[in-house]
Molecule: transfer RNA
Organism: Roseivirga spongicola
RNA sequence: UGCCUUGUAGUGGAAUUGGUUAACACGCCUGACUUUGGUUCAGGAGAUUUCAGGUUCGAGUCCUGACGAGGCAUCCA
Numbered sequence: 001u002g003c004c005u006u007g008u009a010g011u012g013g014a015a016u017u018g019g020u021u022a023a024c025a026c027g028c029c030u031g032a033c034u035u036u037g038g039u040u041c042a043g044g045a046g047a048u049u050u051c052a053g054g055u056u057c058g059a060g061u062c063c064u065g066a067c068g069a070g071g072c073a074u075c076c077a
Base pairs, nucleotide, nucleotide: 001073002072003071004070005069006068007067010026011025012024019057028044029043030042031041032040050066051065052064053063054062
C1' cells in the first nucleotide's frame, strides 16, 4: 500500500437472504425467602444497532465513504 472478514445493552450473542415492536444468557437494580451472605423465586432498568450519506413504502440487514478490530498478500530496509 492492496484485498478479505467484521462492528448490535456492561459482557457474550440472536433477529425469515429487507417487513412494522431489536431476542436470550450472564451481570446490574428492587422485592420475597434466609440470622446474614449465597442459592432460589417474582418483577424492573439498560441499545442514536461505530459514524456520515445513499437506495427503498420500509434498513440491524443492501450500496458508498470514513473510523475501529482481526486476517492475508505485497513493497522498502